Overview:
The part of an RNA shown here (small-subunit ribosomal RNA, central domain) has 346 nucleotides and comes from an uncultured bacterium. RNAcentral holds the full RNA, with entries from Greengenes and SILVA.
Context: one part of a larger RNA
């Protein structure tokens, strides 16, 4: 390389979109490049292969034959796959009707709860912990009762629950605004999958500027624990944590399961619709859970949401370590990110 593979052994890209490509439904005509087939030319000689021959065999020679996947070039053939024509509606779509959704953005508005401020009441504790102490409190703390303020987050609903491609999305109102589902007709008529690159979208921590700070809390500081204690426990406390704009581009970004289509026992529950109904029910489409057949699978499992048959594309993997290193190269303000070996070892 062949191959074999990628829930857990080594390997699904974090997620979309979409460029080139690959692949692509049903019917009619033409073509005749793929294909299938016959001729002719070329495929040099030695060599392989088959027969026969020649050195006493044999290696080696020599001779007649075969074979030579390929090329070229010229007839046929048309089933497929190309191209072309001309439809078709089943795949895709598109209007009208309806319906659920914490699915995005932007704006108001609300209550509890903390923390501060001011004033009442009111007096020796508070707080903290395994048990202290740091620390607060007679300049009046902790309770507690009345007010103002600030930031951040939305108890109970709540779910095995909904919605997004992922990442994620929760307090109520507006507005703007994507995407999904139903059913029933019209309309387009193959408009389709896929997806190297390549755009964008992306938790949390970080970054820069610029505002904000109520909690909480890296580093720091103290108090304790201990042999020590650069921890765990306590009491404080800076970025941070929030907000605007811009980078950053990573995560056990997980279902550790790429995306798309077809097909194949069932049983039970939930969500969002349609139909039937005699209102007990049942049946249909769609998304979520659980057991479960057959089949898989090393086992554990997985089982119409597949890891089951199968097609179509793209990523990946090839024995541990060194190493996600160290080198170019890109990308970033920087942490640092992509790409990404080798010696040498077992």
């Nucleotide at each position: 390389c062949u191959g074999g593979g990628c829930g857990u052994a080594a390997a699904g890209g974090g997620c979309a979109u979409g460029u080139a490509g690959g692949c692509g439904g049903c019917u009619u005509g033409g073509u005749a490049a793929g294909c299938c087939u016959g001729g002719c030319g070329u495929g040099a000689a030695a060599g392989u292969c088959u027969g026969c021959a020649g050195c006493u065999u044999a290696a080696c020679u020599g001779u007649a034959g075969g074979g030579a996947u390929g090329c070229g070039u010229u007839g046929g053939g048309a089933a497929c796959u190309g191209c072309u024509u001309a439809g078709c509606u089943u795949g895709a779509g598109u209007u009208a009707c309806g319906g659920a959704g914490a699915g995005g953005g932007a704006g108001c508005u609300g209550g509890a709860a903390u923390u501060c401020c001011u004033g009442g009441u009111g007096u020796a504790g508070g707080g903290g912990u395994g048990a202290a102490a740091u620390c607060u409190g007679u300049a009046g703390a902790u309770a507690u009762c009345a007010g103002g303020a600030a930031g951040a987050a939305c108890a109970c609903c709540g779910a095995u629950g909904g919605c997004g491609a992922a990442g994620g999305c929760a307090a109520g109102c507006u507005u703007c605004u994507g995407g999904c589902c139903g059913a029933c007709a019209a309309c387009u008529g193959a408009c389709g999958c896929u997806g190297a690159g390549g755009u964008g979208c992306g938790a949390a921590a970080g970054u820069g500027u610029g505002g904000g700070g109520a909690u909480c809390a890296a580093a720091c500081a103290g108090g304790a624990u201990u042999a020590g204690a650069u921890a765990c426990c306590c009491u404080g406390g800076u970025a941070g944590u929030c907000c605007a704009c811009a980078c950053a581009g990573u995560a056990a970004a997980c279902g550790a399961u790429g995306u798309g289509c077809a097909c194949g026992a069932g049983g039970u529950g939930c969500u969002g619709g349609g139909g039937c109904g005699g209102u007990a029910g049942u049946u249909u489409c769609a998304g979520u859970g659980c057991c479960g057949g057959a089949g898989c699978g090393a086992a554990c499992g997985c089982g119409g949401u597949a890891a089951g048959u199968g097609c179509a594309c793209c990523g990946c993997c090839u024995a541990g370590g060194g190493a996600g290193u160290a080198u170019g190269c890109u990308c970033g303000c920087a942490a640092g990110g992509g790409u990404g070996a080798a010696a040498c070892u077992c």